Predicted 3D model of a 162-nucleotide RNA (Lysine riboswitch aptamer) from uncultured Acutalibacter sp. Its Rfam family is "Lysine riboswitch aptamer". Gene Ontology term of the family: lysine biosynthetic process. Model confidence (mean pLDDT): 78 of 100.
């Protein structure tokens, strides 16, 4: 230097079952009132609906789903994975957005609290920033040799083989 195999722990991610919420909401049907617009995240184009009554408001009846969350199971794993920017392609005219690929930057992991913002129905959850705690690993120092202090980062650390 290369290859292989491992460790951290409320460990990471994916799929699926259950349950709650979403929600008596959206939608649909009927009625009242009203009187010209309405249908997309925004702006156009095109198309469609509309005086045989649109949008908005109220009442009655009926009545979902997605993303996210919870419980368990299965699978793949330990840069597991997450986040920021950029490029290309695509969804569709443009903006925004989604998806896929490539490359680059940040983060060892978990967790409490607080803040801005985003997604979201949400005081849930996720992401993100700061600040504490716990923990693993390596280096240095100290000593009572397994503890303490300080510091670093996963392209790291340990073991084996060549």
């Nucleotide at each position: 230097a290369a290859a292989u195999a491992g460790a951290g722990g409320c460990g990471c991610g994916g799929c699926u079952c259950u349950c709650a919420a979403g929600a008596g909401u959206a939608g649909c049907g009927g009625g009242a009132a009203g009187g010209a617009g309405g249908c997309u995240g925004c702006c156009a184009a095109a198309g469609c609906c509309u005086g045989u009554g649109a949008g908005c408001u109220c009442c009655c009846g009926u009545g979902a789903a997605a993303g996210g969350g919870u419980u368990g199971g299965c699978c793949g794993c330990c840069g597991a994975a997450g986040g920021g920017g950029a490029a290309u392609a695509u969804c569709a005219g443009g903006c925004g957005g989604g998806u896929a690929u490539u490359g680059u930057c940040c983060u060892g992991g978990c967790u409490g609290c607080a803040g801005c913002g985003g997604c979201g129905a949400a005081g849930a959850g996720c992401c993100u920033u700061g600040u504490g705690g716990c923990u693993g690993u390596c280096a240095u120092c100290a000593c009572u040799u397994g503890u303490g202090a300080u510091g670093g980062a996963g392209u790291g650390c340990u073991a084996u083989u060549u």